[in-house]
RNA sequence: UGGGGGAUCGUCUAAUGGUAGGACGCGUGCCUUUGGCGCAUGCAAUCGGGGUUCGAGUCCCUGUCCCCCAG
Numbered sequence: 001u002g003g004g005g006g007a008u009c010g011u012c013u014a015a016u017g018g019u020a021g022g023a024c025g026c027g028u029g030c031c032u033u034u035g036g037c038g039c040a041u042g043c044a045a046u047c048g049g050g051g052u053u054c055g056a057g058u059c060c061c062u063g064u065c066c067c068c069c070a071g
Base pairs, nucleotide, nucleotide: 001070002069003068004067005066006065007064010024011023012022013021018054025043026042027041028040029039030038047063048062049061050060051059
């Protein structure tokens, strides 16, 4: 420098253009003599900017960062 892939709750990981979900974690309650386990419930996210669309995590443009390949 060229090509390809990636960025989503605190962490990991899903999501055919149509309510952003799950696990772990954390909070509260139940259970227990206490703790742990278990059960119930809640908390919490789409990398920045712009565009297309009735509607964008998803499609297009651009920027930043990370990984891989080539030179």
Record summary:
Transfer RNA from a Minisyncoccota bacterium, 71 nucleotides, folded computationally. RNAcentral holds the sequence, with entries from ENA. Its Rfam family is "tRNA". Rfam describes the family as follows. Transfer RNA (tRNA) molecules are approximately 80 nucleotides in length. The family's RNA type in Rfam is transfer RNA. Model confidence (mean pLDDT): 80 of 100. Lineage of the source: Bacteria > Bacillati > Minisyncoccota.